Predicted 3D model of a 319-nucleotide part of an RNA (large-subunit ribosomal RNA, domain IV) from Herposiphonia versicolor. The gene name in the source record is rnl. The coordinates come from a structure-prediction model, not an experiment, and the mean pLDDT is 82.

[in-house]
Context: one part of a larger RNA
RNA sequence: UUAUACUAAAGGAACUUGGCAAAUUAGUUUCGUAUGUUAGCUAUAAGAAACGUCUAAUUAUUUAGAUAACAUAAACCAAAAAGCAACGACUGGUUAUCAAAACCACAAAACUCUGCAAAUUAAUGUAAAAAGAAGUAUAGAGUUUGAAGCCUGCCCAGUGCUCAAAAAUUAAAUUUGAAGAGUUAUCAACUUUAUUACAAAUUUGAGUAAACGGCGGUUCUAACUAUAAGAAUCCUUAGGUAGCGAAAUUCCUUGGCGGGUAAAUUCCGUCCUGCAUGAAUGGCUUAACGAUUGCUUUACUGUCUCUAGUAUAAAUUCA
Numbered sequence: 001u002u003a004u005a006c007u008a009a010a011g012g013a014a015c016u017u018g019g020c021a022a023a024u025u026a027g028u029u030u031c032g033u034a035u036g037u038u039a040g041c042u043a044u045a046a047g048a049a050a051c052g053u054c055u056a057a058u059u060a061u062u063u064a065g066a067u068a069a070c071a072u073a074a075a076c077c078a079a080a081a082a083g084c085a086a087c088g089a090c091u092g093g094u095u096a097u098c099a100a101a102a103c104c105a106c107a108a109a110a111c112u113c114u115g116c117a118a119a120u121u122a123a124u125g126u127a128a129a130a131a132g133a134a135g136u137a138u139a140g141a142g143u144u145u146g147a148a149g150c151c152u153g154c155c156c157a158g159u160g161c162u163c164a165a166a167a168a169u170u171a172a173a174u175u176u177g178a179a180g181a182g183u184u185a186u187c188a189a190c191u192u193u194a195u196u197a198c199a200a201a202u203u204u205g206a207g208u209a210a211a212c213g214g215c216g217g218u219u220c221u222a223a224c225u226a227u228a229a230g231a232a233u234c235c236u237u238a239g240g241u242a243g244c245g246a247a248a249u250u251c252c253u254u255g256g257c258g259g260g261u262a263a264a265u266u267c268c269g270u271c272c273u274g275c276a277u278g279a280a281u282g283g284c285u286u287a288a289c290g291a292u293u294g295c296u297u298u299a300c301u302g303u304c305u306c307u308a309g310u311a312u313a314a315a316u317u318c319a
Stems, first nucleotide, its partner, number of pairs: 001314008010305002014303001019300001027051005036041001038147001052067006068072001080298007087290002092104002108145007120131002124129001149284003153215003158212002160208006168202002174197001179193005216234005243277001244274001255271005
């Protein structure tokens, strides 16, 4: 000096990105227990008291009395607690070897395909076949959302999908018919020219958004001012509804106001001027849950003010 343990006056997070690390709490019995709530929970909530040994009564337990200590859940072992928000409902799973999460999954919801020789199968197979399934639409497959609660607005112009269609265009193979020519003694057959029919698709129309997606601008107006229920106009397939909103989305921005602090770029509530919110690319709320994320409080402490000492081990120096 380092490592691992232990101790520390007064203060008690002033440390720090951040209470990281450490400390505190811890058992059993009795009492007691808020808010919220999907009535199950929250909850061991929080908080408080008792705990040894001996004697007597007593089945037990309990009660009464006595008694030692600084200390009786006597050592070891053994929850710190509370509050406000964000995200995800939950249990579960994940980057073997820097990430466990707000990611994935999930129950639940919706759409689409599939009538069975089913659809489907890049991640079964060259194929035959096999799986689907010894199942049959309350089934199987694909896609999206992601408990529950309240809900899920408008747009089919574009792209996609589905259905329909008089006409037109259209490949090879195939096909119709038996006309012409060639080969052949003739037929058949073959070759060639002409001819008949036939696909998806292109095109057109309709439907479809829990399909991919999208959801405006300008000007004016009320008897103070301000604002604009309202009016006009342009464009559009339609112009963003309910909600939420400086948000995990807000550039300007440390937005304004309120709360909390002596003092707050964080946090909570509210406003709406949403650079660039918004409804299963789900919107909003939500009890319970979380080694999740942000903030606050109590307790606690060598994190710190400010370091010091002890033990053990190692390194180093000297002998």